[in-house]
This record gives sequence, structure tokens and C1' cells, in this order.
RNA sequence: GCGGAUGGCUGGAUGGCCGCCUUCGGUGGGUCCGCCCACCUGGGAGGAAAGUCCGGACUCCACAAGGCAACGGUGCCGGGUAACGCCCGGCCGGGGCAACCCGAGGGAAAGCGCCACAGAGAACAGACCGCCCUGCUUGCGGGGUAAGGGUGAAACGGUGGGGUAAGAGCCCACCGCGGGACGGGCAACCGGACCGGCACGGCAAGCCCCACCGGGAGCAAUGCCGAAUAGGAGCGUCACGCUCGGUUCGCCGGGCAGGCCGCCUUGGCCCAGACGUUCGGGUAGGCAGCUAGAGGCAAGGAGUAAUCCUGGCCGCAGAGGAAUGGUCAUCGCGUCGGCCUGCGGUCUUCGUAGCCUGGCGCACAGAAUCCGGCUUAUAGGCUAUCCGCGCGC
Repeated sequence: GCGGAUGGCUGGAUGGCCGCCUUCGGUGGGUCCGCCCACCUGGGAGGAAAGUCCGGACUCCACAAGGCAACGGUGCCGGGUAACGCCCGGCCGGGGCAACCCGAGGGAAAGCGCCACAGAGAACAGACCGCCCUGCUUGCGGGGUAAGGGUGAAACGGUGGGGUAAGAGCCCACCGCGGGACGGGCAACCGGACCGGCACGGCAAGCCCCACCGGGAGCAAUGCCGAAUAGGAGCGUCACGCUCGGUUCGCCGGGCAGGCCGCCUUGGCCCAGACGUUCGGGUAGGCAGCUAGAGGCAAGGAGUAAUCCUGGCCGCAGAGGAAUGGUCAUCGCGUCGGCCUGCGGUCUUCGUAGCCUGGCGCACAGAAUCCGGCUUAUAGGCUAUCCGCGCGC
């Protein structure tokens, strides 16, 4: 200098004029005493507010706890976290020269299933071409072989040597594979020596087996106020069990039975109405939920890190059909160009710096209960570390 990899921050600034929303407080006025109006100070969208993919906080639901079943989710080890399918650090496998990136990462001798076509043969398979031996009627057979070739995504170990008629783990060396013991590591796993038959593939993001986890709905949750000849009326079907005590004889209280869950046990709750249909009243309103949160920032400490601990400081939108906008000016950043000037190289011409109130552009995008993540979109700018290549000192 060029190319690449991984992170972090930022993502326009300032001023004038006009216009919005709002907390606490202040000033003035009005008041039906509930509050209302005007002004002042302060504050007012994001790194993703997006997708709604995960995990929660919170609210409601007569079901809850334990066990089992069904269904769903996750899937190496260790750690972090409120939790997670997330994050951090490792292990193994794959890609890359490397920095780094990716992994739907448990189990294939529990069982079932699939591997099309091609090919001799696709899982304990197999002889098309070829190689070797041999018979004879010279073109047909017989026997052996799986090292060479071919088919295919993949062919039942690889390389070399010996051996053989030719070959083959047939034998040997090394690799590979399997096994037990030993050592290192919390572990996933890793490792030198030893032994072994030299061997029955792949797919579980096929069903399945194993381990762990999981109630449902959601702020349009939910609560209050208000509203209704109205806790409405008619018709039909089903149901209104047994027992004890009290009784003002309407009914009240208790027990059993029955019901509420996919099943069982324990506990709890309900126990006289339910369903269908016709007529009819109200419900489009107001207030709360609504922003102090697993909050933010900084410092110190522990830790490889994620993160945690201690103290301090801050109070940082809360709209309600949905607010932060419009306009002018200057600056900034990027890009294109230009007579001119400087420097370097130079045939043509190129690079770079300055200047030009020069031209053009300035991304993705908008809270709606709130957090922790993941994923997707993103013009640019600044910055840190690492890898590779080239050159110079």
C1' cells in the first nucleotide's frame, strides 16, 4: 500500500419565525367546587419503534398439588440469566492459506421405513468389460478372480510390498476401524504404549427411542362509573335425588349421592336450574389500567467472558383516531464536475492537495401495557483488533 475477517459508536448540527402534546411547579382569571382557560419554566419516538418468532412481568379463567397419558418444544459440555429456542466460554465435525464462519451437534446391534434412474450388484450384494487356467468342432463353452475398467451421489477399507496360474487382509508395514486398561480435563472430549478380527454403508431437518421443559387466553387482558317500563316477558324440551335437625311452613342449616380435569389420589368449589326459540330494553360513553421498570448512566471490585456485587447520580414520551411538524438561512458529510494553482509520475495522460455562496444527494424508518432476546431493512461517517499478499528501511 492492497485485499479480507471480527467488534464498538454514530446515523446530521445550529439559529430565526410560525404551529403541536405533556408531568410537577408558578402567575392570573373563571367556577356548577368536579374542575376549566391563558401564560411561564422543564420534557417530547428507535437501533431497529418493524416481524409477532421465542421467553417473561402483569390481568382474568374453579380448579389446584402429586403421578400417569396425549400433544408440542429443545437436543454436545460447562457457565450466565427472572426465563428462553437467547448470550458467553469450550469440545467435536465441516468450509477457508489464515484471521474467522457454519452446525436442525443425544441414539442407526430396540423396531419399522427409504436410497429413484443407471448399474452385475445399493447392505451381510455381486460378475458387464477385463485378468488367469482349461476343453474343443476356431467359435462356442467350463472353472477361478474382484486387484484394473465401467455405472452411479454413494460399490462392503486406503497406500505400498510379499504371495499367486491370475488375484483377494491371503500375509506384512503404516494409516483407518473396533476394544479394554492407564493418564489429562468438572465435563463434552483428548492422548503415548497394548490387543484384535482385518470388518454388515448412508438417511432420524423419515417414523421412532432417550433426556429435559411446557395450563389457557391476552391491555380489544381486566376493574370502576354510567346506561335499561328490565335481576324483562312468552313458548317448547329435559331436570328439580335421598336423609337429619330447625321452622313464622315461604324456607334455613348439615350429611350422602351427583357434577367441575384426558385418567387416578388428595384437597377445594358447585349443588337447581340448563338448552332451544319468539318479542323487547340498554350496550358506539367516561375514568383507571398508562409508565419508577428484572430502569438508565458512571465509578470501584470479582470473573477469560457472558454477567454479578457495592456505593453514588438521574427521574428520561404517555398520546387517545392518536402529539414532536412547516418554512428560511448557515454549516456538515458523500458524490460528480471545473478554467486555475502547487506537488509526484508522465508519450498519451494519471494521482493528490487547495479553490469554485458550482450541480446533485443525505439511509432504513414512527412508540400505543412494559421488559430480555432473535430475525429482517439500513445512504453514509468515525474507530479498535486480527489475518494474508507485496514493497521499502
Molecule: Bacterial RNase P class A
Organism: Pseudomonadota bacterium